[in-house]
Context: one part of a larger RNA
RNA sequence: CUGGGCGUAAAGGGCACGUAGGUGGCGAGGCGUGUCGAGUGUGAAAGCUCUGGGCUCAACCCAGAAAGUGCGCUCGAAACUACCUUGCUUGAGUGCGGGAGAGGGAAUCGGAAUAUAGGGUGUAGCGGUGAAAUGCGUUGAUAUCCUAUAGAACACCGGAGGCGAAGGCGGAUUCCUAGAACGCAACUGACACUAAGGUGCGAAAGUCGGGGGAGCAAACAGGAUUAGAUACCCUGGUAGUCCCGACCAUAAACGGUGCAUACUCGAGGUAGGGAGAAUUACCCUUUCUGUCUCUUAGCUAACGCGUUAAGUAUGCCGCCUGGGGAGUACGGCCGCAAGGCUAAAACUC
Numbered sequence: 001c002u003g004g005g006c007g008u009a010a011a012g013g014g015c016a017c018g019u020a021g022g023u024g025g026c027g028a029g030g031c032g033u034g035u036c037g038a039g040u041g042u043g044a045a046a047g048c049u050c051u052g053g054g055c056u057c058a059a060c061c062c063a064g065a066a067a068g069u070g071c072g073c074u075c076g077a078a079a080c081u082a083c084c085u086u087g088c089u090u091g092a093g094u095g096c097g098g099g100a101g102a103g104g105g106a107a108u109c110g111g112a113a114u115a116u117a118g119g120g121u122g123u124a125g126c127g128g129u130g131a132a133a134u135g136c137g138u139u140g141a142u143a144u145c146c147u148a149u150a151g152a153a154c155a156c157c158g159g160a161g162g163c164g165a166a167g168g169c170g171g172a173u174u175c176c177u178a179g180a181a182c183g184c185a186a187c188u189g190a191c192a193c194u195a196a197g198g199u200g201c202g203a204a205a206g207u208c209g210g211g212g213g214a215g216c217a218a219a220c221a222g223g224a225u226u227a228g229a230u231a232c233c234c235u236g237g238u239a240g241u242c243c244c245g246a247c248c249a250u251a252a253a254c255g256g257u258g259c260a261u262a263c264u265c266g267a268g269g270u271a272g273g274g275a276g277a278a279u280u281a282c283c284c285u286u287u288c289u290g291u292c293u294c295u296u297a298g299c300u301a302a303c304g305c306g307u308u309a310a311g312u313a314u315g316c317c318g319c320c321u322g323g324g325g326a327g328u329a330c331g332g333c334c335g336c337a338a339g340g341c342u343a344a345a346a347c348u349c
Base pairs, nucleotide, nucleotide: 004320005319006318007303008302012317014201015200016199017198021194022193023192025088026087027086028085029084030083034080035077036076037075038074039073040072041071042070049065050064051063052062053061054060091191092188093187094186095184096183097182103177104176105175106174107173108172109171110154114150115149116148117147118146119145120144121143125136126135162169163168206247207246208245209244210243211242215241216240220236221235222234223233258316259315260314261313262312263311266294267293268292269291270290271289272288273287274286275285276284298305299304322349323348324347331342332341333340334339
């Protein structure tokens, strides 16, 4: 480079935005870049191939032809491609209407529970386990009532329900803010798709500075268990978990399934919007969008997928190439560090 692949065998980048590049809707005119045809020049000789000939044959040699798939020039074709001009509305976007939603940010508020503190009642236990013990308690615990304070999380509703690109998002109210679906068809007129580099976002843990600290709880201590028990169980308990600011950039970041577009049997549920009929309303029919279950054809090694494809196709990106060594070493870039990204070889089976 080519081929074959990427749900589970090796293989989809964690996710998005977007640069270069690649690819690109319907029509008219032009041009003649690619493309196609004809002619011509060149494509050294030798060799290969074909024909004929010379050594007794052959190898070998001689002569001729063909080939040399290429390139230059001239003339021509104009469907497709590129470019130029012009037009269109279906792709894309804008506008108007409308309103579902744990989408994002900020502020304020609420009740249950827990813990602690103060006070009242009250007395000998409480707690914990398989059983215990450590622990707490006559300096009055546990239990119960009242009051106060604190931090964190928001029962029921709650739903294979919703929203978000992914990570993710759940008490209430207010303010700020983003995107999608649906309806109208008023506007722009291909403005599109993908996306190497790049930029941004990115659970948890972890790091730095400042706060906060109820509960939980790595580390740690003690009690048990055990042959031992650096564990599982119990009693405690510090980082951390929470907030603000700044880093880190990884996950089974999973649908283990890149994004976009078109096409291809059916059935049932569910969420949002529209239309029709009916109307107090429910209900019914239909349509668009999302989501879930089953399934036809087809696909698949099978499992299974099956209009949300893993079916049929196109465009673009990423990635794979036997196991171990190894996602390691070295180098480079990034990071405060932890480490991350990029990424081998010897050797071995």
The part of an RNA shown here (small-subunit ribosomal RNA, central domain) has 349 nucleotides and comes from an uncultured bacterium. Its mean pLDDT, the model's own confidence on a scale to 100, is 87.